The RNA shown here (glmS glucosamine-6-phosphate activated ribozyme aptamer) has 154 nucleotides and comes from a Chloroflexota bacterium. The source organism's lineage runs through Bacteria, Bacillati and Chloroflexota. Its mean pLDDT, the model's own confidence on a scale to 100, is 80. It matches the Rfam family "glmS glucosamine-6-phosphate activated ribozyme aptamer". Rfam classes the family as a riboswitch. Rfam describes the family as follows. This entry contains a glucosamine-6-phosphate activated ribozyme that is found in the mRNA for GlmS. GlmS is an enzyme that uses fructose-6-phosphate and glutamine to generate glucosamine-6-phosphate. Its family is annotated with catalytic activity and regulation of gene expression in the Gene Ontology.

RNA sequence: GUAGUGUAGUAAGCGCCAGGUCCUUCCUAACGGAAGGAUGACGAGGAGGAGGCUGAUCGAACAACUCGGCGGAUGGCCUCCCGGCUGCACAGUCGUGAUGGACGGUACAAACCAGGGGUGAGAGCCGCUGACAAAGGCCGUCCAGUGUGCCAGG
Numbered sequence: 001g002u003a004g005u006g007u008a009g010u011a012a013g014c015g016c017c018a019g020g021u022c023c024u025u026c027c028u029a030a031c032g033g034a035a036g037g038a039u040g041a042c043g044a045g046g047a048g049g050a051g052g053c054u055g056a057u058c059g060a061a062c063a064a065c066u067c068g069g070c071g072g073a074u075g076g077c078c079u080c081c082c083g084g085c086u087g088c089a090c091a092g093u094c095g096u097g098a099u100g101g102a103c104g105g106u107a108c109a110a111a112c113c114a115g116g117g118g119u120g121a122g123a124g125c126c127g128c129u130g131a132c133a134a135a136g137g138c139c140g141u142c143c144a145g146u147g148u149g150c151c152a153g154g
Stems, first nucleotide, its partner, number of pairs: 014071004019067001020039008042059003048081007082095004087150004099144008113130003117126003
């Protein structure tokens, strides 16, 4: 690289459903019950490796389609290792785009909603078109950005 066989069905703001709510059918005089089904977080951003603790950034929306819960998780802190910051080591700081902080400016979303389409008996589900964030990011200004030792050179 090719062919065959098996497994997985590709997910990390992600997965799941024992509660709740809703739908259909059946039972019941009714209350209610049974079975089957539906719903159950909208995007942005986020990973050097290992371990521990915590139980996780940002806004949008405000509807039981974001209620309630379970599991997980790239968040935060600490330790060690690796790596950038100077030729090396330590200290310090940061994480491969490898300085931090403050202030100002700036680009970027989906859902909701409106319109329209498909699908289902229904609750619902799935596409299409249209608007608007914050954090991180980027730009600018300011502040801070250190020390010790060794080696080499002038």